[in-house]
Molecule: Guanidine-I riboswitch aptamer
Organism: Pseudomonadota bacterium
RNA sequence: GUGCGCGGCAUCUAGGGUUCCGGCUGUUCACAACGGUGACUGGUCCGAGAGAUGCAGUUCGACGCGGCGGACAAACACGACGCGCGAAUACACGGCGGGAUAAAAGCCCGGGAGGA
Numbered sequence: 001g002u003g004c005g006c007g008g009c010a011u012c013u014a015g016g017g018u019u020c021c022g023g024c025u026g027u028u029c030a031c032a033a034c035g036g037u038g039a040c041u042g043g044u045c046c047g048a049g050a051g052a053u054g055c056a057g058u059u060c061g062a063c064g065c066g067g068c069g070g071a072c073a074a075a076c077a078c079g080a081c082g083c084g085c086g087a088a089u090a091c092a093c094g095g096c097g098g099g100a101u102a103a104a105a106g107c108c109c110g111g112g113a114g115g116a
Stems, first nucleotide, its partner, number of pairs: 008055005015046002020043002022040001023037005057089005063084004068079002091111001093114001097109003
C1' cells in the first nucleotide's frame, strides 16, 4: 500500500411519515358517500452498523459421549468428524446529496465520502 472477514435473523424501542382505520373539518334535512387536514394524541404500517433483548452462525476448551483414521491384536496417546456442555463474539465521530414505499425517517446508497 492492497484485499478479505468481523457486519445474519427475529421481537421491540428511539425515530418516521400519512396508504388504510380513527380524530377534527366541509358538502347533506339526516344517513351514506365524496373532499380537506399529520404544526391530529392515536391503531395498522416503515424502523436503527454505531440502541435493547433473544436465537442462529463462527472461534476456542488440558471438558463429556460416540464411531472412524494412521494400524497390525489390545490398551493408551494423537488426529479430524458428529452430538452435548462451557467460554468468547471487540471497537465504532460521520456529512451533503440521492433512492424506495402512499409518504417519510436513525430505512437503503453507508462501518460509504470525509475525519480522528